[in-house]
Context: one part of a larger RNA
Molecule: large-subunit ribosomal RNA, domain II
Organism: anaerobic digester metagenome
RNA sequence: GCCUGCGAGUUAAUCUGUGUGGCGAGGUUAAGCCAGCGACAGGCGGAGCCGGAGCGAAAGCGAGUCUGAACAGGGCGAGAAGUGGCACAGAUUAGACCCGAAACCGGGUGAGCUACCCAUGGCCAGGGUGAAGCGAGGGUAACAGCUCGUGGAGGCCCGCACCUACUAACGUUGCAAAGUUAGGGGAUGAGCUGUGGGUAGGGGUGAUAUGCCAAACGAACCCGGAGAUAGCUGGUUCUCCCCGAAAUAGCUUUAGGGCUAGCGCGGCGGGGAGUGUUCCGGAGGUAGAGCACUGAAUGGGCAAGGGGGCGUUACGCUUACCGACCCCAAUCAAACUCCGAAUGCCGGGACAUAUCUGCCGCAGUCGGACUGCGGGUGAUGAGAUUCGUGGUCGAGAGGGAAACAACCCAGAUCAUCGGCUAAGGUCCCCAAGUGACCGCUCAGUGGGAAACGAGGUGGGGUUACUGGAACAACCAGGAGGUUGGCUUAGAAGCAGCCACCCUUUAAAGAGUGCGUAAUAGCUCACUGGUCUAGUGAUCCUGCGCGGAAAAUUCAACGGGGCUAAGCGGUCCACCGAAGCCAUGGGCUCUUUGUAAAAAGAGCGGUAGGGGAGCGUUCUGCUCAGCGGAGAAGGUCGACCGGAAGGACGGCUGGAGCGGGCAGAAGUGAGAAUGCAGGC
Repeated sequence: GCCUGCGAGUUAAUCUGUGUGGCGAGGUUAAGCCAGCGACAGGCGGAGCCGGAGCGAAAGCGAGUCUGAACAGGGCGAGAAGUGGCACAGAUUAGACCCGAAACCGGGUGAGCUACCCAUGGCCAGGGUGAAGCGAGGGUAACAGCUCGUGGAGGCCCGCACCUACUAACGUUGCAAAGUUAGGGGAUGAGCUGUGGGUAGGGGUGAUAUGCCAAACGAACCCGGAGAUAGCUGGUUCUCCCCGAAAUAGCUUUAGGGCUAGCGCGGCGGGGAGUGUUCCGGAGGUAGAGCACUGAAUGGGCAAGGGGGCGUUACGCUUACCGACCCCAAUCAAACUCCGAAUGCCGGGACAUAUCUGCCGCAGUCGGACUGCGGGUGAUGAGAUUCGUGGUCGAGAGGGAAACAACCCAGAUCAUCGGCUAAGGUCCCCAAGUGACCGCUCAGUGGGAAACGAGGUGGGGUUACUGGAACAACCAGGAGGUUGGCUUAGAAGCAGCCACCCUUUAAAGAGUGCGUAAUAGCUCACUGGUCUAGUGAUCCUGCGCGGAAAAUUCAACGGGGCUAAGCGGUCCACCGAAGCCAUGGGCUCUUUGUAAAAAGAGCGGUAGGGGAGCGUUCUGCUCAGCGGAGAAGGUCGACCGGAAGGACGGCUGGAGCGGGCAGAAGUGAGAAUGCAGGC
């Protein structure tokens, strides 16, 4: 891992409700007893319980009573029958659907491992160093001290055994649940070690590491309380039919849990209140807009006042400063409003539709997600977060978007080798146009992106010049006072400052740029000629261009490929879904009907509610059922049924089994890191 078997809402008591029998102003027995005991059935047993009257704290009164001064008002009652079985649903108490803790407590078992201690034994090759003391020599007044010798101290040194475990490698389903190898440390000591003994879990022991106490110790192990508890995770077994949610509110030591409400389902009931469209009538201060208020804020005008200066100190003069109010113009506001929609909301009428509401029983839901629109928070970030209002998913299949819960189309009862459409498509992959007409694009733009940049190109507007000749090009001129003045080493159109005149002219700046040290030189403005028809500027707009860098070839159309098979517009045809239609069948509901039936509507679905069934084991009754002429079980088969399932036949098997009606359950397996076995 697979296969087979086992594996989870049970039972009891009480309560509530529904269904169905009994009896009924009553209903019902419990323990126990009876025929020898026990069991079934039957009988007895009326204790007790529920109901038949309530109100009040009570005394108490009573269809009333309590409050009260009250014959007032008000509260609770009186005007609807109960009770006991059986079945089902739910609740409560119990382990209460099943498995699962980490833990807590009790009583025991452990120091043959290990920690420490007690008693008694054992062990430590060899080598080195050479303390005290002592002796001798020499020394001293005597000591001291000195030298040599002797001596053999030490948690001394080197190093086996022994003990250890610092480093590395190997080992990591090992040789080994801690080792091996090569090195390292201690090795007369706080040393190592044998045997016997002691200390026990709310404890011991500990040169403290929370270490060790029998290979997992922040509190050992075993059994028990015990099915601890688990608002948590997982699992929870046959079928079909009808309906079908929620992820919100309030409260919560509440936030991943609950209770109530909301939303779902079933039953019963009455009312016509529900919903949509339209018309009429309402309340309102949002969007927008506005500046009349409250504030913000810009420019200009006028200007009180303030600041500065002068000053003869006056009710002074002045000022390129600031500047309220007021006026003009242009603005801003969730907490501004002189105004003010659309929607939505409330009421009424009409039409349409079929729902709304009450009571009883049963739930589930309280983590929502994305998307459009309106806001807040955030950075006018987020597949962010939080509200409102729709949609979809959730619980929704089908078609489209290459793929893609949430986007677009569309809501799947079943069948069909019939038809029409939606979104989206019609060159090939790939069903359908290489369709028609008019434009645009040349960038493979289409088929990713901004500020910004650009004689790309189409359309439209405004404006200037222009047959009295423009624009571009070419030919020619572009002069004189003058090198203007200043500055400067120089400054001559052309470093800089100031001024920017006059003359000759068709025209020519006290000079547009290049240039020189300064001149020179080239050029421009400006003018004439040649030529000849448009030329320049600017704004709006369509489609394109650049801006454009990423990590494994293409990899930013799904691909091929496309100049349309791209983009915009108009039109026709076709394809295209589980949509719609057609044909046939099933089921549910409603209406009509005595019925048979007919007609109409409906039949996606998670949590969940309701309904109807299939099958398994056992029991009772029944079929005077089946069976060695072959039961159950196994296996194969093209049969039947809407499903769970049910027959029949062959083979196998070798002794039991089935149909009908009812009853009772250890009643259905794929999942629980399920349990056991097999392989």